[in-house]
């Protein structure tokens, strides 16, 4: 440089174009407990970035950023 792939809470991951954007860990509050762990209930936190399409975009399209893998 040229192609393909991916990017979502701290962190792993879901999500036919229509969901209040889900789940686990982790945090952090609390209940059990003498205490701690385990348990159990709650709160907190996310859609790389900018444009376009659409009644509507995490999803589709274009740039452009990071990475990974092949090619030169």
């Nucleotide at each position: 440089g040229c192609g393909u792939c991916g990017c979502u809470g701290g962190c792993g991951u879901a999500a036919c174009g229509g969901a209040a954007a889900g789940c686990g860990c982790g945090c952090c509050c609390g209940c059990c407990u003498u205490c701690u762990a385990a348990g159990c209930g709650g709160a907190c936190g996310a859609u790389c970035g900018g444009g376009g399409u659409u009644c509507g975009a995490c999803u589709c399209c274009c740039c452009g950023g990071c990475g990974a893998c092949g090619c030169g």